[in-house]
């Protein structure tokens, strides 16, 4: 002096990159839910029990008060680039109890990003989320060619994935 794994740092994708929590707006919706008058006369509710009812439940008409919770846009911030999502499996907590939902967290698998269209599912929804496929797009790496031309940078076409990919350093190891 080159090359150099694991491990450290520090980047890049994107004008809709990912999340997180605040605030403002519609929409949930004139609904649930109360209160209250007629009429009516035995069940309602629940996955199941508890609960409610002849001191009148449900259901229906009327009249009155009159909501929230998730989700969604806008806005400014906050943490990031396996950001973050998503299966399964464990253990907590809360709600009237137990199961199911829901929220955290840990393990293992999985998925480079957003977009769009189909189908399932939540969802109150023709708003939106989630899986799963399909399609073109874009980010990177690897080969091939072309084209510049003293390398590069560039386009085209295959393919592959984020434990990735670019820089740095670089004990270890090779030479």
């Nucleotide at each position: 002096a080159a090359c150099u794994a694991c491990c450290g740092u520090a980047g890049a994708g994107g004008c809709u990159g990912c999340a997180u929590a605040g605030u403002u707006u519609a929409u949930a919706a004139g609904u649930a839910a109360c209160u209250u008058g007629c009429a009516u006369g035995a069940g309602a509710g629940u996955g199941a029990c508890g609960u409610c009812u002849a001191a009148g439940a449900c259901c229906g008409c009327g009249a009155g008060u009159g909501a929230a919770a998730g989700g969604a846009a806008g806005c400014g911030a906050u943490g990031c680039c396996g950001a973050a999502g998503u299966u399964u499996g464990a253990g907590a907590a809360a709600g009237g109890u137990c199961a199911a939902c829901u929220u955290c967290u840990c393990a293992a698998g999985u998925u480079g990003g957003g977009g769009u269209c189909a189908u399932u599912u939540c969802a109150a929804a023709g708003a939106g989320g989630a899986a799963u496929g399909g399609c073109a797009c874009u980010g990177u790496c690897a080969u091939a060619c072309a084209g510049c031309g003293a390398u590069a940078a560039u386009g085209u076409a295959u393919g592959g994935g984020g434990a990735a990919c670019u820089a740095c350093a670089a004990c270890a190891g090779c030479c």

Background: The RNA shown here (Lysine riboswitch aptamer) has 175 nucleotides and comes from Sporosarcina sp. P13. Of the family's consensus pairs, 100% are formed in the model. The coordinates come from a structure-prediction model, not an experiment, and the mean pLDDT is 75.